[in-house]
RNA sequence: UCUGGAGAGAGGCCGCGGCGCGUGCCGCGGCCCACCGAAGGGGCACCGGCCGCCUGAUCGACAGGCAGCCGCAAUCUCUCAGGUAAAAGGACAGA
Numbered sequence: 001u002c003u004g005g006a007g008a009g010a011g012g013c014c015g016c017g018g019c020g021c022g023u024g025c026c027g028c029g030g031c032c033c034a035c036c037g038a039a040g041g042g043g044c045a046c047c048g049g050c051c052g053c054c055u056g057a058u059c060g061a062c063a064g065g066c067a068g069c070c071g072c073a074a075u076c077u078c079u080c081a082g083g084u085a086a087a088a089g090g091a092c093a094g095a
Base pairs, nucleotide, nucleotide: 001095002094003093004092009033011032012031013030014029015028016027017026018025019024034084035083036082040080041078042077043076047071048070049069050068052066053065054064055063056062
């Protein structure tokens, strides 16, 4: 670069612009409710390190146990961001 690629309301109200004879339609923005997890982002285990306490031991070395702090993974989890017709995006996989 190419290909594949899931999930969840084409939600309600309001405003602006365009189209329309009209009921209205399309796009954008704001607010509200309901949802999704696979851009990004946050959180955690094992384990490792630091440090303190206790026990064994003979003062120590050494070994074990417990707590605190730091590092620390994901398709787990949170749902900040993002997303919920098409388009776009899309972790990940293949070439």

Description
Glycine riboswitch aptamer from a Pseudomonadota bacterium, 95 nucleotides, folded computationally. The organism belongs to Pseudomonadota, within Bacteria. Rfam family: Glycine riboswitch aptamer. Clan: Glycine riboswitch clan. Model confidence (mean pLDDT): 80 of 100. Of the family's consensus pairs, 89% are formed in the model.